[in-house]
RNA sequence: CAGAGUAGGUAAGGUGCGUUAAGUGUCGCAAAAUGGGAUGUCGUUUGCGAACGAAAGAAUAUAAGUCUGCGAUACCUUGCCGCGUCCGUUG
Repeated sequence: CAGAGUAGGUAAGGUGCGUUAAGUGUCGCAAAAUGGGAUGUCGUUUGCGAACGAAAGAAUAUAAGUCUGCGAUACCUUGCCGCGUCCGUUG
C1' cells in the first nucleotide's frame, strides 16, 4: 500500500403462514447481539405500549379440504451489496 472476513439489505427460486388479520411497516420506552479481538450507532434484533391498516374469489351436497389470487407476510438456498475507530490477520 492492497486484500480477506459481520450484523444486515436486495433480487430470484422453493417450502410455508395469514386472508374469520396475524404478519409487515410507523412512533415512544427498555434491553441484547453485532468482521478474529476490543469499542461503538444514524444500522440490526427482542420485549412492552400506542396509532394506522388490507383482496378476495371459483368449483364441490354440508363440513373438511383443494385451486387461483392477494399480503410493503415467515424460513431456506443462490447471486449482488456490505462496519466507524484501534489492534490482529493475508500478500
RNAcentral holds the sequence, with entries from MGnify. The RNA shown here (THF (Tetrahydrofolate) riboswitch aptamer) has 91 nucleotides and comes from a soil metagenome. The coordinates come from a structure-prediction model, not an experiment, and the mean pLDDT is 84. Its Rfam family is "THF (Tetrahydrofolate) riboswitch aptamer". Rfam's curators write: Tetrahydrofolate (THF) riboswitch was first reported for Ames et al. as an RNA motif in 5' untranslated (5'-UTR)regions of folate transport and biosynthesis genes in Firmicutes genomes.